Context: one part of a larger RNA
Order: sequence, then C1' cells, then structure tokens
RNA sequence: CCAUGUUGAAGGAACUCAAAAAAAUCACCCCUUAACUUCGGGAGAAGGGGUGUUUUCCCAUCCAUGGGAAAGCAGCACAUACUAGGGGGGUAACGAUUGUUUAUUAAAAACACAGGACUCUGCCAAGUGGUAAUAUGAUGUAUAGAGUCUGAAACCUUCAUGGUGAUGGAAGGUUGGAAGGAGAACUAUAGCUUCAAAUGGAAGCCCCUGUAAACAGUGACAAUAACUCUAACUGUCCUAAGGUAGUGAAUUUCCUUAUCGCAUAAGUAGUGACAUGUACGAAUGGUGUACUGACUGCCCCACUAUCUCCAACAUGGACCUA
Repeated sequence: CCAUGUUGAAGGAACUCAAAAAAAUCACCCCUUAACUUCGGGAGAAGGGGUGUUUUCCCAUCCAUGGGAAAGCAGCACAUACUAGGGGGGUAACGAUUGUUUAUUAAAAACACAGGACUCUGCCAAGUGGUAAUAUGAUGUAUAGAGUCUGAAACCUUCAUGGUGAUGGAAGGUUGGAAGGAGAACUAUAGCUUCAAAUGGAAGCCCCUGUAAACAGUGACAAUAACUCUAACUGUCCUAAGGUAGUGAAUUUCCUUAUCGCAUAAGUAGUGACAUGUACGAAUGGUGUACUGACUGCCCCACUAUCUCCAACAUGGACCUA
C1' cells in the first nucleotide's frame, strides 16, 4: 500500500450522478393507528409500552398445560451472546395489479394480462404447413376458430369517407386473346400469300355506395370593446373536415434556468399554477385514480467514517530482511 473486518471526539449528507456503500430498524406480547379508497384495503401504517430470575398466590382444567397478580433478588444492559430478524413518512411520473424478458453489461415505463373493439370464417370453415397426397384448425361449429389494435375498473372516446386501403355494385366507359372478316396490297393468270376495320369480349381500372376502435388527417389572413391589452363579435380565402372534452415548459417546450407561487440562507432539480402546444389530444387511446413495483424524480425524520478529516486495531496478502 491492497483486501476483508472492528471501533471512533465534534458535526451529521456538508460527500456523491445518485445516501450507491455502511449505519440504523428488526423477534414476540399489549395499546394505538391518518389521508385516501374500487370499502377489500391502506396497515406490521405512523407512534408508544413490556420482556431476566426467585418465591408466594389467583383463575381455567381430569391431566398435560395455559392465563394473570404481588413481593423479593442481581446487573451498565434481560428477545442480554449466537442464530434469526421491516428503517419509516410525504409527494409526483409511468405501468392497474400477480406474472414474463435480453442464459453471458439492460428486469424496465418493454412483453403478457383480464377487460374492450374491429375484421374474416356456415364447416370439406376461414387461417396455417406442404409441389401434392394430406395434416392442423378440431374429434371444435359463430357464447366457436383465426387475424389486428387497445390494455383492470371509473368518466369518456369530437369532426371528416376528399386521398390511400379493404368492402359492396346484374348499368355505362376502357381493356386481352380466340373468333370475325368489310376493305386493301401484290398480280398477265393463279390463291394452303400478306395487311386488316366493324363486331365480339372476363377480371382489373375508370365510375357509384357505404366504411376511421381501417392507414392517415383534423387551416390561413385582416379588422373590431369608454387608457392600454385582449378579442366574445365581424369579414375574406381555402378545405373532406378544420383539434371537441380533457390535458399541457410534459419521458412531448427549441428559444428555456419561460413566468409566478411553495420549499431552501442559497434550488438549471422538485412540486402547484399559467397557456400559441407553431412538434399534446381522445383504443398509434384521452383524463383522473385506490392497491401495487429489486422501476424513476424530489423532500423530511431516524441513522450513520459518504464527507469535514482522517486515526487506531485485527486477519490475510503485497513488500523488506535473515
């Protein structure tokens, strides 16, 4: 010096990306227990008190044993060591929850999930594997099977079918070959010569209908109110329709450490608001929420060698000497 431990004055997170690590809490019995809530929870909430041993007594009991009371005794200390063995509280984001995952850097907010919705499928089903036979779906039958999206429950899920898609459509247009063969070319004659219009005509496309919990989409400018500002109101243009409810510097905000509260002596963090957010927004789900999480921010209590600031000791190394 390194590793692993033990102890530490005063302070107690000042350390650090981060209280990561360590410390502290810890068992059993009794008392007591908030907001919120889907009334189940939250909850071991939080917060208190007790625990050794000896003797005597009381209650229950057939016994074993269990429960309780008083007095004494010793210690710094009694769940005395060992073993075993929750730190707690507040607030916010995300995912409802238990579960699953990158064997070997990621356990999560990702996946799954019950629930919701749409689409396809009438059975020799659709879908899937195979060139096929055939297998599966299923020894099932629309309360079934398959695919896609969303993700408990609560309150909800605006407008738009113009584009793209998929769906339906006995008309019409366009479109292929076969067929058809007017006509034309060549020629003195001759035709298994050549070109060829009309006609004919499937799907598709055009066209028409509906469809957004299909893919996607969801305006611009000007002017206007008794200071100013703002614009409920008005006008013009465009659109298929112009973003509704809700939410918002957000895991989304570039400018930005936006601005204003709270908290701190001091807060690019946190939280509550504000709102042009020019790149939120309603099953690519929107919003709030009890429970929950080896998840992620922030704050507080307790606690500590994380730190101010290091010291001593133990064990084993490294190292030095014989």

The part of an RNA shown here (large-subunit ribosomal RNA, domain IV) has 322 nucleotides and comes from Taxus chinensis. Rfam family: Bacterial large subunit ribosomal RNA. Its family is annotated with ribosome and structural constituent of ribosome in the Gene Ontology. The prediction has a mean pLDDT of 83.